[in-house]
GlmS glucosamine-6-phosphate activated ribozyme aptamer from Alkalicoccus chagannorensis DSM 18086, 156 nucleotides, folded computationally.
This record gives sequence, structure tokens and C1' cells, in this order.
RNA sequence: GGAAAACCCAAAGCGCCUGAACUGCCGGAGUAGGCAGUUGACGAGGAGGAGGUUAUCGAGUUAUCGGCGGAUGCCUCCCGGCUGCCUGUCACAGCCGCAAUGAAGAGCCAAAACAGCAGGGUGACCUGGUGGACAAAAGCACUUCAGCUGACAGAU
Repeated sequence: GGAAAACCCAAAGCGCCUGAACUGCCGGAGUAGGCAGUUGACGAGGAGGAGGUUAUCGAGUUAUCGGCGGAUGCCUCCCGGCUGCCUGUCACAGCCGCAAUGAAGAGCCAAAACAGCAGGGUGACCUGGUGGACAAAAGCACUUCAGCUGACAGAU
């Protein structure tokens, strides 16, 4: 949001607002107060199950302040797998959750910001195009180095 409910759909760096900041109106004035509003994180990446936990990475810099909720992170256990240079089972080690040994090197990938345009709003501000840039983590493919266990059974 679908008239409501049930239910379904959308959204997980996602949602929300009791602080705060800002706007309009009221108020003789006021940085008092009242009413109504606005803002409150820019993308990258991320889901086997349970529990726990202040949950990854950079960009930007006048609040992206402060807080609440959630959460795909991480840890432990469980489940299922991969690798351990023929195969199977078990143990062990490392790793993975559709991709799976570790380390190092070099390569690839953003949006906001910014400039400018259009639309909406009295306003704070909101919405959508356009232009041209710039990351890190992870991942991917490449190079180099290191590592590549044991028992039993079988095949050759």
C1' cells in the first nucleotide's frame, strides 16, 4: 500500500523518533511557550539451523548529532559439504554454505557529495532526470611462495 480483518506485496545500511536542529503560524516582542510540520546514513558487501553478541567496508564532512527497533556480520555448537595429488569409510587439520588450504603481489567494480535541470511545498525541505569523477572490505580471474595428515578396505 492492497477499503478493513485474515492474508499478500514492498523495504534488512533497513525502518522509526520521546531528545536535538530547522520551518510555518499564533503570541506586543522574544533564543519563553503553544500548534502544525521538516530533517534525522552515501553507496559496496552480506542469509543452512540454534544460541550469544554495543554487527562488516569505505565515501562524504554544518547533525551521517543522539536514541530505539530490526538485521544477512562475528563467535560457539549442530547439520550438510569441499580440499588433504586413484576410490570409499572413519579420524584429524584447514576451509565452505553453490563454494569450498594459507600468505603476498598486481588488476577489476559505487553512490551520495559536486555542477546544473525539471517538478512539488508559504517554508524547513522533498521527488526525479542529466553531466563528469573518486573508495575500501569482500569477491573474481592472474602470478609467486608455502602446505597438501593418519588408519582400514579396495582398484591399478
It matches the Rfam family "glmS glucosamine-6-phosphate activated ribozyme aptamer". A reference for the family is Winkler et al. (2004), "Control of gene expression by a natural metabolite-responsive ribozyme", Nature. The model forms 88% of the base pairs in the Rfam consensus. The prediction has a mean pLDDT of 80. It was read from a public genome assembly, where an Rfam model found it.